A computed fold for a 383-nucleotide RNA from Candidatus Benthicola marisminoris, annotated as Bacterial RNase P class A. The prediction has a mean pLDDT of 78.

Formats: sequence, structure tokens, C1' cells
RNA sequence: CGCGGAGGGGGAUGAGGCCGCGGGUCGGCCGUGAGGUACGGCUCGAGGAAAGUCCGGGCUCCACAGGGCACGGUGCCGGGUAACGCCCGGGCGCCGCGAGGCGACGGAAAGUGUCACAGAGAACAGACCGCCGAUGGCGGACGGUUUCGGCCGACCGCACAGGCAAGGGUGAAACGGUGGGGUAAGAGCCCACCGCGCGCGCCGGAAACGGCCGCGGCACGACAAACCCCACCGGGAGCAAGGCCAAACAGGAGCGAGGGGCUGCCCGUCCCGUUCGAGCUCCGGGUAGGCCGCAAGAGGCGUCGGGUGACCGGCGUCCCAGAGAGAUGGCCUCGGCGGGCUCGUCCCGCUUACAGAACCCGGCUUACCCCCCUCCGCGCGAC
Repeated sequence: CGCGGAGGGGGAUGAGGCCGCGGGUCGGCCGUGAGGUACGGCUCGAGGAAAGUCCGGGCUCCACAGGGCACGGUGCCGGGUAACGCCCGGGCGCCGCGAGGCGACGGAAAGUGUCACAGAGAACAGACCGCCGAUGGCGGACGGUUUCGGCCGACCGCACAGGCAAGGGUGAAACGGUGGGGUAAGAGCCCACCGCGCGCGCCGGAAACGGCCGCGGCACGACAAACCCCACCGGGAGCAAGGCCAAACAGGAGCGAGGGGCUGCCCGUCCCGUUCGAGCUCCGGGUAGGCCGCAAGAGGCGUCGGGUGACCGGCGUCCCAGAGAGAUGGCCUCGGCGGGCUCGUCCCGCUUACAGAACCCGGCUUACCCCCCUCCGCGCGAC
């Protein structure tokens, strides 16, 4: 320098001005008051994912003796945590030259099931091509022998019986692999190494697991995100949870002959009412509506300590959106970046992506303009 790997930080690329929006608070104004407010000041005002709503918890209400069945989930070991299907460390397997990455990674010798197409054969398998033809058979020529029928022996051929599974071929997968011996040809048939299984062997490790030794020619294909078995976990619903206050209309109880408008009073008049009860007072449930829940928390930042790490603890400090169908936007100037040429105190473009909290928190996953930092690997070059 080039190409990569891992992790972290930021998400406006700067500065200023003007206008606007939501919450709080102070003042003003309105209101008897609770409170309201379109006016002014101050102050706060989205995210790393606020998203998908996939997992886990807090909180709330309901349910709940105990046991079993069913259903759902999780699944190497150890640790972290409020908890998890998350995270950290380790083991094993696979991928990569490597830094590293990926893995639902318990059980297939409990049982059931499936393995399409192709292929001879797909699970206690099979023989299409092929190899052989030792043995038996058939044919041929030869030797020996003979009672002339034959019999015996070695040889050549055929591939009829038969033997084989090395090689070819099919397939995702063909019943261990490589080499040697062996054989008619072959084959764990025998041997060496590798692989596999077994021992509840020895050693290391907290464990998963690893190493070593011995034994066994090898039996046990794959699939459990198929049923299933084993172990562990799981009550249901969700802030429209739930709680408080509480109009109008209707209802109940009591009092009750008057009540209301024109009109402040008297008179007058109109309406409602005195069995069907106007009006007043009280009561219950609780609708509309209002308030709480509701933001100080498994909290942020800094620092010290423990731990390989996830994380934990001490101290200091900060308060940091909140609603109700739902507030963050727009413009200008300078700057920055890119492009253009007639090179100027010029012109044009960009100044962004994904995306918007609604009870809260921990994760996972997905989306995204880009910028910055740290560590590591491989290759090349120079000193």
C1' cells in the first nucleotide's frame, strides 16, 4: 500500500437568525370557585431502531388445596440476569490459508413412520454391465488301461448350473476407508494404519469433553423444526389492565300543595301540578365527562473496585418527551461538499437515509445516507 476479519462510537456535515407547534411553570386576562386561556417570559420536547409485536419481565385485575392427564415451549456444559428462546465464557461439529464465521447441538441398540425420481437393490438389501467358472455339466484333441461298453488322469474351449461383489453404472444416500496378503475370481477372508463400537478401565477438567490403554472384524444408514421418549419451564387476560369522582335521563325513599315565566316587589295573566304527585331533599348502581394509573427508573453520566467476560458493587452527580386521534416543521444567511466553464467576490446541485414514543423495562429481528475510532489476519514492497 492492497484485500479482508472483529468490535465500538455517532446518526445531522458546522454556525447564526426569523417564523411556527406540543408540555410544564410564572405573570397577565377571564371565572365566586374548581379551573380556563387564542397574551407575554422562562424551561423541556422522539429513536438507534421509537418499527415488527417475535421472546422475557415489572405492574394490574381475575383464578388457584394436592395429584394426574392433556397442551405449548425450551434442549452440549458452566456462568450472567428480575427473567428469557437473550448475553458471556468454554466444549464439539462444519466452513475459511488466516483473523474469524455458522450451528434447535438431548435420545435413532424403546416403539411407530418416511426415504420421491432413478436404480438389479433403499435397511437385518441387491446382481444390470462386469469378473470367475475352482466344483458339477457339455464339447474337443491327448496319454494310460480294458472283459472294447467304458474307466482314470492332466489339457483346451463353452458359459448351462454355479461362485463373487473388486471395478462400472443409478442415486441425496448402496451396508466402513487406504494399502498389502490371499483367491478361480473375490470378499474383514486375514494383516497394518485410519475410522467405529464397547469398558461404567486409567489420567486431565467443576462440567460439556479430551487424552491414553485394552477388547471386538464391525454389529448400529438418514430424518425427532415426523409421531414419540427423557429432562426442565409454563394459570388466564392485558393500561380499552385497574382505581377514584361523577352530569343528564330513568329508578327508589321522604317531605309535599304549590312551582315556574312575563318582572326586583304587588296585582294580573299564561304554563305545569294536587288519584296519573309539580317542586325540594336524600340514596344506589354507574353512562357521558373528568382525574389518577403516567414516568425517579432492573434510570443516565462520571469515577473507584471485583470479574477473562456477560455483569456486579461502592461513591458522586443529573432529572431527561409525555397527550387528547396524537406536538419537532418551514425559510434565510454564512460555511462545507460535488460539478461546470466564459476562471469570477461566477453559475448549478447537494447539505441526507431508515423512520415518529402512547403503561414501562430487558432482548431478538428487520430497515438505513454516511462518518469516525480501536484491534487483528493475509499478500506485496522498501528499509